[in-house]
Molecule: small-subunit ribosomal RNA
Organism: metagenome
RNA sequence: AGAGUUUGAUCCUGGCUCAGGACGAACGCUAGCGGCGCGCUUAACACAUGCAAGUCGAACGCCAACGGUUAACUUCGGUUGACUUAGUAGCGUGGCGGAUGGUGAGUAUCGCGUGGGUAAUCUGCCUUUAAGCGGGGGAUAAGCUCGGGAAACUGAGUACAAUACCGCAUGUGAUCUGUUUGUCGCAUGACAGACAGAUUAAAGCCUUCGGGCACUUAGAGAUGAGCCCGCGUAUUAUUAGCUUGUUGGUAAGGUAACGGCUUACCAAGGCUACGAUGAUUAGCUGGUCUGAGAGGAUGAUCAGCCACACUGGGACUGAGAUACGGCCCAGACUCCUACGGGAGGCAGCAGUGAGGAAUAUUGCGCAAUGGACGAAAGUCUGACGCAGUGACGCCGCGUGAAUGACGAAGCUUUUAGGAGUGUAAAAUUCUUUUCUGAGGGACGAAUGCUCAUUUCGGUGAGAGGGACGGUACCUCAGGAAUAAGCACCGGCUAACUCCGUGCCAGCAGCCGCGGUAAUACGGAGGGUGCAAGCGUUGUCCGGAUUUACUGGGCGUAAAGGGCGUGUAGGCGGAACGAUCAGUCGGAGGUGAAAUUUACGAGCUUAACUCGUAACGUGCCUUCGAUACUGUCGUUCUUGAGUUCAGGAGGGGGCAAUGGAAUUCCCGGUGUAGCGGUGGAAUGCGCAGAUAUCGGGAGGAACACCGGUGGCGAAGGCGGUUGCCUGGCCUGAAACUGACGCUGAGGCGCGAAAGUGUGGGUAGCAAGCAGGAUUAGAUACCCUGGUAGUCCACACCGUAAACGAUGGGUACUAGGUGUCGGAGGAAUCGACCCCUCCGGUGUCGUAGCUAACGCGUUAAGUACCCCGCCUGGGGAGUACGAUCGCAAGGUUGAAACUCAAAGGAAUUGACGGGGCCCCGCACAAGCGGUGGAGCAUGUUGUUUAAUUCGAUUCAACGCGAAGAACCUUACCUGGCCUGGAAUCUAAGCUGCUCAUCCGGUGAAAGCCGGACUCCUUCGAGGGUGCUUAGGAGGUGCUGCAUGGCUGUCGUCAGCUCGUGUCGUGAGAUGUUGGGUUAAGUCCCGCAACGAGCGCAACCCUUACCAUUAGUUGCCAUCAGAUCCUUCGGGAUGCUGGGAACUCUAAUGGGACUGCCUGGGUUAACCAGGAGGAAGGUGGGGAUGACGUCAAGUCCUCAUGGCCCUUACGGCCAGGGCUACAAACGUGCUACAAUGGGUGGUACAAAGGGUUGCAAAACCGCGAGGUCGAGCGAAUCCCAAAAAGCCAUCCUCAGUUCGGAUUGUAGUCUGCAACUCGACUACAUGAAGUCGGAAUCGCUAGUAAUCGCUAAUCAGCAGGUAGCGGUGAAUACGUUCCCGGGGCUUGUACACACCGCCCGUCAAACCAUGGAAGCCGGUAGCACCCGAAGUCACUACGCUAACCGCAAGGAAGCAGGUGCCUAAGGUGAGAUCGGUAACUAGGGUUAAGUCGAAACAAGGUA
Repeated sequence: AGAGUUUGAUCCUGGCUCAGGACGAACGCUAGCGGCGCGCUUAACACAUGCAAGUCGAACGCCAACGGUUAACUUCGGUUGACUUAGUAGCGUGGCGGAUGGUGAGUAUCGCGUGGGUAAUCUGCCUUUAAGCGGGGGAUAAGCUCGGGAAACUGAGUACAAUACCGCAUGUGAUCUGUUUGUCGCAUGACAGACAGAUUAAAGCCUUCGGGCACUUAGAGAUGAGCCCGCGUAUUAUUAGCUUGUUGGUAAGGUAACGGCUUACCAAGGCUACGAUGAUUAGCUGGUCUGAGAGGAUGAUCAGCCACACUGGGACUGAGAUACGGCCCAGACUCCUACGGGAGGCAGCAGUGAGGAAUAUUGCGCAAUGGACGAAAGUCUGACGCAGUGACGCCGCGUGAAUGACGAAGCUUUUAGGAGUGUAAAAUUCUUUUCUGAGGGACGAAUGCUCAUUUCGGUGAGAGGGACGGUACCUCAGGAAUAAGCACCGGCUAACUCCGUGCCAGCAGCCGCGGUAAUACGGAGGGUGCAAGCGUUGUCCGGAUUUACUGGGCGUAAAGGGCGUGUAGGCGGAACGAUCAGUCGGAGGUGAAAUUUACGAGCUUAACUCGUAACGUGCCUUCGAUACUGUCGUUCUUGAGUUCAGGAGGGGGCAAUGGAAUUCCCGGUGUAGCGGUGGAAUGCGCAGAUAUCGGGAGGAACACCGGUGGCGAAGGCGGUUGCCUGGCCUGAAACUGACGCUGAGGCGCGAAAGUGUGGGUAGCAAGCAGGAUUAGAUACCCUGGUAGUCCACACCGUAAACGAUGGGUACUAGGUGUCGGAGGAAUCGACCCCUCCGGUGUCGUAGCUAACGCGUUAAGUACCCCGCCUGGGGAGUACGAUCGCAAGGUUGAAACUCAAAGGAAUUGACGGGGCCCCGCACAAGCGGUGGAGCAUGUUGUUUAAUUCGAUUCAACGCGAAGAACCUUACCUGGCCUGGAAUCUAAGCUGCUCAUCCGGUGAAAGCCGGACUCCUUCGAGGGUGCUUAGGAGGUGCUGCAUGGCUGUCGUCAGCUCGUGUCGUGAGAUGUUGGGUUAAGUCCCGCAACGAGCGCAACCCUUACCAUUAGUUGCCAUCAGAUCCUUCGGGAUGCUGGGAACUCUAAUGGGACUGCCUGGGUUAACCAGGAGGAAGGUGGGGAUGACGUCAAGUCCUCAUGGCCCUUACGGCCAGGGCUACAAACGUGCUACAAUGGGUGGUACAAAGGGUUGCAAAACCGCGAGGUCGAGCGAAUCCCAAAAAGCCAUCCUCAGUUCGGAUUGUAGUCUGCAACUCGACUACAUGAAGUCGGAAUCGCUAGUAAUCGCUAAUCAGCAGGUAGCGGUGAAUACGUUCCCGGGGCUUGUACACACCGCCCGUCAAACCAUGGAAGCCGGUAGCACCCGAAGUCACUACGCUAACCGCAAGGAAGCAGGUGCCUAAGGUGAGAUCGGUAACUAGGGUUAAGUCGAAACAAGGUA
């Protein structure tokens, strides 16, 4: 310090998530030791038991017993007395104390924090100062006696004491009253003093007799406390008004003290948008955690303050009360009870139950520290010191150290070689922290006591004193001995392999893994990280600049209010002076300690503890500075405004008025249609429409001008005229003198639609009706037509109210339009031109921006003010409030859910977007398919099996260039099991090696038998058997693959290097202007070049030449043979020839080379010449980057998986040939351009020895017999056919057509039944040119005709080739299909076979409403009213004082009253729970209906 995640990729916005630290934690696995800390966060729930506050005999009264000693008596059991125990235990009066400790319920408050005030106060014990302590009195508890009661407890009588209580005296003083002096203070006033008067104290005990301790009255101090004030201190406005003792005054009361604290009277105030009141939550702080800091979160332990003590109320006592372990009352609960009554309060320490994920011992000790009492010893002290328990945290130590192999075993993995675990282990040597045993053994201890001494401060000596603890620590002995786990290993994030599993089981913090090769699940090996711990969960801060003070934004991502006016508020021009509030500086006080930080010190170290310093950013006081801000005063004119002159304008309001057009009415002319649409229909029209002419009525809107022109704050404003009226601009002077800007609330304006009342209604037109369209059509289109649109008045208050851009001011290059005004120059004048001001556009620099873009009209640079935003959905919804007649508006959440949602730009793809171009793509033609029969393939069906694959183009006469057996993979049945074949190793035995024979059988196979070669006699080779490695599989996965192939497409495209541009993805180049078949070429250009494609090079064909001349050729010459009508003809047959054809090799030829024209002087195009051929001459081969998870595991190869007496192998038979149906591809036809018959002519290219086969003969024929020739330019297949000549048929189901069937045959083959081809005879089906639709073809092409070959024993209507005959048409590119380029839109990127919306149906989840039901909270009204203070009262009672007495004073009980807790009643408020039913919302692999959005999304 960042990282992951939205996309095909990019930049941005933006959320979610992670890495860090922390914890009073909990849970899981694991666990050796020690130190120091910490330990009910939940039920302020209920508590058994024990302990936690007592002490003082030196304040006072009373006063035992057991026991012991002893005496008497005795019934010998004992009884009684004395002394002692002992003035002890105990009881009571009295004094002091009741600290510490616990908890966080309440409390949003002077409660806390901080700083002040108290002249408005109190303060026991303590310190100090001054003075005093005289003399009396009456009671009373305990005790004793008698009672009541179960108990708790209590009544009566009687006796006595005090440091208990009460008078009197004294009065240093104190207080009060009056008079008065001084000093001081911010005010009330305070302090000190003088005089007079009044009131007002006390207690003793001990003593060594020195005194000590108490007591009283005062002063001061210290400590502690009370009260008051400034500032700070949570959320909520969906809480906006609150308040009647309320605010103030006067008087009185009350308090330690000010005060409405309380009461009476008077006034009507007080608080509040700087948030009152209400609601919710919460103890506050020092601090703690985090963070760079600012902040954020938190408030355990320790410390300060506050509050509370079962719940509520109340007072008493006291120096002080929240009185935890006090009192009274009420309530709930628990316990005791004799039922009459009583008792209790662990939020003290332990402990129990309960709750909970969860938190310890009913321990030891007062040795230390501290506290209470006491003169002291001492007693008490669950404060405290210790121990126990818990890895809860922090810190430290250990679990051994050294040596030890090219490296054991085991395990894992492997490419089988190896590699890893790994110096790790073993082994050798060593050490002993820890551990076990033994011995020694603390610090913490100072007081205090006794004795001595003493100047009463102390000093010296002695004895004793430790819970922890026989602990820490030290020493010795023993022995590596007793001691390692947890999480993780896809990325973030350090760490990888194997096996298992197979969208299952599971994982997951986010992204996401898992559907047969999972580094992501589970296990294993290995590795990484931390380590007596490690992970998980929870919470907080961080990262998050993701609430932005430091430190964010608002044109399009979330976000500018619809617009103005203006209140509060905020901000504010120039000069001078004053002040010093803000601001800045110095000093002082405070900011507790602890903590934190720095340095140092003590425990062996550290944690921990201690010391010193710093810090404590704050508050207060004081002194100073005066620039800036503020305030005050005096000026100024530039901001702002006023006056004057001129000007433009659909600015607003009211009234009047005009013409064109639509419609309607009347009349004329006129006749059959009009209207409407993509096409129609509804509708109107013979009752006279539409059309046309004239007249009239009425309403609404104002053509042309008209314009990124004008005006207005916005909404908005458009005929003309008048009246009233707002704002703006320009010019020149004068005046006012900061009067300004913004603006929360408030107020006003505010399109359209809508609402109310009353008018009006021509046209248009929601809803509605009808007609169409459609699968449907509650739409789009058409015909009608009502609200409404118009007017008046009144509401509504919203819009994509948009420049998606708040207002103001200042500054920062320009160019070019336009509107209004002024000036200059010029002119006869108008323009043009120059300058300035104000508007309104456009382009653009710097700059800004994520980019797009903005750019003096800023989205630039700054300042001021306002509004608004903080992930998407839920939702602008619910509830509440408010406004509205309503519709609805404004304000405005949450649960839940997702990991995105979004902006801009990029590359593609797509569009029922655009432009350009091409292609048998359409068009123009020719011929087909689709109808028939048959062939063939496919689907489907059937079957034991009908093996498998191929499925839009790009499957379907495809794999298959040929299924009777074989093939064959399928089925049935019979068999084999290391197997039908190969290799290696070991072993065994037989044979010598392979065959024959017999039986059985369908065969395979099984059973049995026979035979015999060579030799160096060892064995070897071969073979057989057994075992092992393994063989075999047309079994699965083409979505694990290689290879091969199809397709887009022979389409013209696809890329790269460098440079440049862009934040980037990317762009440029490759776009543009031309041109081409072509990214072909030219020109231009921030590009320049290059590569793969195109073209060319290759083959073939068309022409020529040269060379060559057998088996091919034969013109010329000579000859031969045969035929002859004697003219001659035929045969390359021979010699020969090399002319020609041909063959097959080498060359030539064509290149826009030439001419004309066009074109940019280009590329190129058009025409022409010549030429066999002309513009790539025709054809072929050749297939860029890539796409389709295209096809193929059944050609082959291959990973993985599966089978192994079978999913392998052998054999026989069957099947692949089935047949209601459907489709594809073909053949043959339907006939006369034909069919039959006869005659006759002309090819090319192939094949042939397991072959092609001539001639001859036989057969009607298929074919047979025989077999010449030929391994082939020689021989054979071989007849080419259409054609031509002649003839018959004459338009018909035929002399067309040939299916089907019968019979008889031929050939191949082991075998033609299932299931071959062919022949002959006979038979003679459908079919008379084919619906919707659809295919091929642009020239030697289509069409038509035959020939050949591969496969092959046989089987060709298929396929691959070959030649013969040989057309028609193309205007053209609007449309269909496909493709290319540019551009545009996009919410698509699995890329339109895309994306995606809503209802309905199903499941689940949370939420709203809801008749009601239940509960909580706070108040209000009334009733009742405990205890208690206060007030009043005096029927009753009374020791102290007065009084001779009566009586009085004073007091008490009682009574009354006010207040009042709890309780009750009532009506409401508010919060929550629950609810039949109901509403919408969210989520959920494959539901229904449609097709709303994204492209012009098919109606933008």